The part of an RNA shown here (large-subunit ribosomal RNA, domain IV) has 359 nucleotides and comes from an activated sludge metagenome. Model confidence (mean pLDDT): 81 of 100. Its Rfam family is "Bacterial large subunit ribosomal RNA". Its family is annotated with ribosome and structural constituent of ribosome in the Gene Ontology. The full RNA is in RNAcentral, with records from SILVA.
Context: one part of a larger RNA
This record gives sequence, structure tokens and C1' cells, in this order.
RNA sequence: UCCUCCUUAAGGAACUCGGCAAAAAAGCGGGCGUAACUUUGGGAUAUGCCCUCCCUGGACCAGGCGCGCAAGCGCUUCGGUGCAGGGCGCAGUGAAAGUUUCCCUGGCGACUGUUUACCAAAAACACAGGUCCCUGCGAACCCGUAAGGGGAUGUAUAGGGGCUGAGGCCUGUCCGAUGCCAGAAGGUUAAGACUGGCGGUUAAAUUUUCCUUUUAGGAAGAUUUAGCUGACUAGUUCAAGCCCUGGUCAAUGACAGCCGUAACUAUAACGGUUCUAAGGUAGCGCAAUUCCUUGUCGGGUAAGUUCCGACGCGCAUGAAAGGUAUAACGACUGGGGAACUGUCUCAAGGAGGAGCUCG
Repeated sequence: UCCUCCUUAAGGAACUCGGCAAAAAAGCGGGCGUAACUUUGGGAUAUGCCCUCCCUGGACCAGGCGCGCAAGCGCUUCGGUGCAGGGCGCAGUGAAAGUUUCCCUGGCGACUGUUUACCAAAAACACAGGUCCCUGCGAACCCGUAAGGGGAUGUAUAGGGGCUGAGGCCUGUCCGAUGCCAGAAGGUUAAGACUGGCGGUUAAAUUUUCCUUUUAGGAAGAUUUAGCUGACUAGUUCAAGCCCUGGUCAAUGACAGCCGUAACUAUAACGGUUCUAAGGUAGCGCAAUUCCUUGUCGGGUAAGUUCCGACGCGCAUGAAAGGUAUAACGACUGGGGAACUGUCUCAAGGAGGAGCUCG
């Protein structure tokens, strides 16, 4: 000096980001008693007050035994419950261990539960409940190339997927865009198929020119007919889709400016105008969201950037990316208080161990 403990005058959170750590009270024994709030179940062991040992006496209750006709009387219990008197100690569930503070008021999440094995246990996930979409069974969906399997030895009160997240009160406006669903009149539209044109090629016929071995043969060209053919070309036919017509927001999403106006001033119920698919409703609101901001007012304190209650021009709240209030619950998080303490003012002493020295 460090580690693990113990004690401490006076004060008692002045420490600190924060009562972290420690201390204290209490100890799911008995009796009494218990608030706000509440979903009437809770809250609740709320909070709080008292008792607990030993001796003596007696009472009552329950059971047993004896006597008695019965009423009743007597005795008794490793039975029970009060009462009266007395005794000792600082202290009577006298030890130890496990367990384990209380109250007031906000936020978030309804709750029990789950999670980052080894820095995060939470307000994150899940949840019951709500709602939307898909699926008629050889189901949808998932695994697999397939066979096959799960779904399910289930059948729409079933199964799968998305969002929200108990319960209470509610969930406003917009279908213009995107998505999805439905529709089929028209437009556009592929390969393919069919029918032509053109080119190539085969055969036959007719015909022109030239040559020769001249009753004939050969070469080149033109026309017609019949086939085959082409990364050629034109037309006809032809699906979904897209364009189009509607619907749909607990689908993705979105939910405005400017100017003026009342008999003080201020403000604007009101009016005008522009744009839009429609212009944010009920609520809540300086908020887990507010930059300005320690907003302003009130409360709490001697003093309060935090906290609580209001206000609202909300930089940039808002209704299942749910809105809002909420009993119960929480090793969550903010503020205040009681009790208690070496957390501190401010440090001191002690025990054991390590370091250090000697060996």
C1' cells in the first nucleotide's frame, strides 16, 4: 500500500450521474386494525399498534374414566382458550441460518413469460384479444430436381400470412399516385399458324440466238406450268400484359397557403382569393417527440436546467408504424419523503491475509 471483515464522538446523503455500497427496520407466529384508487378480483402481510419466558391459582370448551335412576359431582389429557396474582432479565419466536425496507407521485409496457451462452433483461420479443388477406381439400403455404413429406390422419368455429397488442372510450378525411381486386367495349402487342410477293433451285412445255458431228444434238436466254425452299418481305389471325373502366386505406401512403375584418388595444367567430385527391377530426401536447428553451404561470425547496400540474404558434403530435386515460403487475426508468447509516464533513482504531525484510 492492497484485499476480506469489525467498531466509531457530533452531524445524518452535506457524498455521488444516481443513497452505488453499507446500515437499519421488519422477519408471510397470534390478536386488533388497515387509506386513496379499483376491471369489485384486488390494493393488503397496505401503513400501523399490542402480545410471546417461568411459577401459582382458578374458569370455560372437547374427549376419557369413576359414582349416581337422573340432575350432577369427582379425577384426568406430552388437549384447547381466556383470566387473576407473582418472579427474573437490557432484552422472553432471547440462538443460528435462510428470506427480506416502507410511503407519495410520473413515464413506458396491461399482466405470468422470453432474449443478445461470455459487456445490454429492457420501454425490445412474445402474449390473450382485434382486424385484414389467402385457402373448398390431391387446399393455400413450406421443404425437395423429382418421387415424396409437413400442413393433417386436420376441413373455413380449420389452416397459412401481414399489422396491432388485455380490458375501457374510440379509431376522423383523402382512391389523384403506387399496390391489390374486379371488368371487358376499344387501342397496342410476341412466338406460332395461314395467304401472297420476291429471290434461289428441280422438272416439263413453248420460244429466241449461236455452234456443230446437220432425219438430229449441244450451249445461253426468255415465258408459262408444277414442286421444294428462305436468319427475305407484306398481309390476315392470335393470349396474358399495358393503356382503359370501376372498387379498395386496420393496403403503401397523404392530410395547404396568402390577405383582410369587431366601438381602447389585442385577437378573429367572419369574409375574400389561390391550389389540392383531400387539407389533421376526437384526443393528447415544451412530451421517450419542443430547435428557440433553464418557454411562461403555479406547486414542491432557504435555494430546483431535473420533477409535478397547467398554457399552446405542435421547428417536426395524432388515431391498429394505433390515439387516449387506466386498477393490478415490473431485479425497468424519472422526482420527492420516512427510517437508517463511515456515502460524506474527516478521518481513526482493531482482526485476518498479501506485498516487503530476514531465514